[in-house]
Context: one part of a larger RNA
């Protein structure tokens, strides 16, 4: 040096846990904002970094109701200080809510700077954007009028996951190239509502028999079609489900809004059965053993091990303010309009239709033209006859449909710290980036800090021996188990 056997470090795998997290379910709420929003700056603690809470009245006032013993968020402590005259905390309703931000007096490099009026207890308070409506007042060229000016009420603006509808809309890709096509009306942009939103009461299918708004799901159906008949695209009647509802244009009706009465519900709470004994655990007993009890409660959790009966709970039963809001009904007020003509309907060019110009009905329309008038007129996929069957160019309409930024309840042959959200921990934090943007690591003593009083080596050190807590320190805060790689000690062989 190299085997081996034993021992120790190092290191953080397993394994055990679970505070976070994933999918979904039933309810619920879908909306916040000039009464200044989401978001933020900066402040606020006795001491005070950071995260939460709050706002110069600042971990917080007031009222009121619950509550019934400790309280002064957390990480984390010293001081001091509240409370049975009922704190602390829970519920509701108020105050106060600096600055910045739609940000609105003007500006501006977000939290800054600057002003004007009124009023004032002289601390300071209010009030000044801009569009649109509506009302009054005024008022040119230019008599009247208007245009415009000013005042005042009202209203709007911004933000927010997805779901809707409207308006514009790509390309990679696929066609094994690629140009028609496809991808796709998809991404993405903008503007707009809502709790759903669009649609919606046949000028609709149908086929000689008949259906009866609309949406939504299943068949039908990859069917009939379309298609450089290539890739691909891709229905409709019918049937069956869901879930129904029909209604208006001068008023008996429909929508809004304001008031009246009634029903139901409805915070924070509250009561809630029933078990002891003994032996084991080097500690603790819920596990063993023994004998009982209770159940409308054997979902769960916690308590020194695995608990119906120790505890919080659950089954079940109560209570319960003020308003607001559903809902029925009632009454005042209000608006909108007129059976739909520059329409239908042709020509030219587009563009929707499952349909790519085709025989291309039908639907919308940039242009150019243009009817009839229920003795009419659309439609049944070129047209034409006949039959059939509807009545356009006016407006409204819950259900069933989608979709979860959110709130409770509740599930899981989902995860278990390289996993599950990117984040179980001060996480969109450290950090990186001019920026737009990317973007982590990190969980675990014990039952309980009981967290090593004193003593020795050491530099008044790190460290470490001892005492001494504790069942255990081979749990000592680098703390649970502690593999393997790597690095050592000893002992034995070999060289």
């Nucleotide at each position: 040096g190299g085997c081996a056997u034993u021992u120790g470090g190092u290191g953080g795998a397993u394994g055990c846990c679970u505070u976070g997290g994933c999918a979904c379910u039933g309810a619920g709420a879908g909306g916040c904002g000039a009464u200044g929003a989401a978001g933020g700056a900066c402040g606020u603690g006795g001491u005070a970094c950071g995260c939460u809470g709050c706002g110069a009245a600042a971990a917080g006032u007031u009222a009121c109701g619950g509550g019934g013993a400790a309280c002064c968020g957390c990480g984390a402590a010293c001081a001091g200080g509240u409370u049975u005259u009922g704190a602390u905390c829970c519920g509701u309703a108020a105050a106060u809510a600096u600055c910045c931000g739609a940000a609105u007096g003007g500006g501006g490099c977000a939290a800054c700077c600057c002003c004007c009026a009124g009023c004032u207890u002289c601390g300071g308070c209010u009030g000044g954007a801009u569009c649109c409506u509506c009302a009054c007042a005024u008022g040119a060229a230019u008599u009247c009028a208007u245009a415009g000016u000013g005042u005042g009420a009202g209203g709007a603006a911004g933000c927010a996951a997805a779901c809707c509808c409207g308006g514009g809309g790509a390309a990679c890709u696929g066609a094994a190239a690629c140009a028609u096509c496809u991808a796709a009306g998809u991404a993405c942009c903008c503007g707009g509502a809502g709790g759903a939103a669009a649609g919606g009461a046949c000028a609709u299918c149908a086929a000689c028999a008949g259906a009866g708004a609309c949406u939504c799901c299943g068949c039908g159906a990859g069917u009939a079609g379309u298609g450089g008949c290539g890739a691909g695209c891709g229905a409709a009647a019918g049937c069956g489900g869901a879930u129904u509802a029909g209604g208006c244009c001068a008023a008996u009706g429909u929508c809004a809004c304001a008031u009246g009465u009634g029903u139901a519900a409805g915070a924070a709470c509250u009561g809630g059965a029933a078990c002891a004994g003994g032996a084991u655990g080097u500690g603790a007993a819920a596990g063993c053993c023994u004998g009982g009890c209770a159940a409308c409660a054997a979902u769960g959790g916690g308590u020194g091990a695995u608990a119906g009966c120790c505890c919080c709970g659950u089954a079940c039963a109560g209570g319960u303010a003020g308003a607001a809001a559903a809902c029925a009904u009632g009454u005042g007020u209000g608006a909108a309009u007129u059976c739909g003509a520059g329409u239908a309907a042709g020509g030219c060019g587009g563009g929707a239709c499952a349909c790519g110009u085709g025989c291309a009905a039908u639907c919308c329309u940039g242009u150019c033209u243009g009817a009839a008038c229920a003795u009419g007129g659309g439609a049944g996929g070129a047209c034409c006859a006949c039959c059939u069957u509807c009545c356009a160019a006016g407006c409204c309409u819950a259900a069933g449909u989608a979709c979860u930024c959110c709130u409770c309840a509740g599930u899981g042959a989902c995860c278990g710290a390289u996993a599950g959200c990117g984040a179980a921990c001060u996480a969109g934090u450290a950090c990186c980036g001019u920026g737009a943007g990317g973007g982590a690591a990190a969980g675990g003593u014990g039952a309980a800090a009981a967290g090593c009083a004193c003593c020795c080596c050491g530099a008044c050190g790190a460290g470490g021996g001892g005492a001494g807590u504790g069942a255990a320190a081979g749990a000592g805060c680098a703390c649970c188990u502690g593999a393997a790689a790597c690095c050592g000690a000893a002992u034995g062989c070999c060289u």